A computed fold for a 111-nucleotide RNA from Mesobacillus harenae, annotated as SAM riboswitch aptamer (S box leader). Its Rfam family is "SAM riboswitch aptamer (S box leader)". About the family: The SAM riboswitch is found upstream of a number of genes which code for proteins involved in methionine or cysteine biosynthesis in Gram-positive bacteria. Taxonomically the source falls in Mesobacillus (Bacteria, Bacillati, Bacillota, Bacilli). The sequence was found by an Rfam model in a public genome assembly. The coordinates come from a structure-prediction model, not an experiment, and the mean pLDDT is 82.

[in-house]
């Protein structure tokens, strides 16, 4: 790259370095950012992958709880919202809920 399953409305610093854009892509919005952003380092969160304990089944499998040493991930705002396709709604050329779909992010296992 790419497939398969999962998960995506919790969480997480008044540190240091840096100096200018940043929030994946495209449009549209709305937002961070010289009072230092994005990035890196530290530090912190979570609990895929790991471990122990209980309990269950025909099961190499599940459900609960408990740990963090390791291997990832994350650490503004729901994946910042909207884009598509349904359904319901309202004082209706438009807005608003919801569902679900692409798209994307992340593990973990395979090509």
């Nucleotide at each position: 790259c790419u497939c398969u399953u999962a998960u995506c409305c919790a969480g997480a610093g008044a540190g240091g370095c840096g100096g200018a854009g940043g929030g994946a892509a495209u449009a549209g919005g709305c937002c961070c950012u010289a009072u230092g952003a994005u990035g890196c380092c530290c530090g912190g969160c979570a609990a895929c992958c790991u471990u122990c304990a209980a309990g269950g089944u025909g099961a190499u499998c599940c459900u609960u709880g408990a740990a963090a040493a390791g291997g990832u991930g994350c650490u503004a705002a729901u994946u910042c919202c909207u884009g598509c396709a349904g359904a319901c709604g309202a004082a209706a050329u438009u807005c608003g809920u919801c569902u679900g779909a692409a798209a994307g992010a992340u593990a973990a296992g395979g090509g």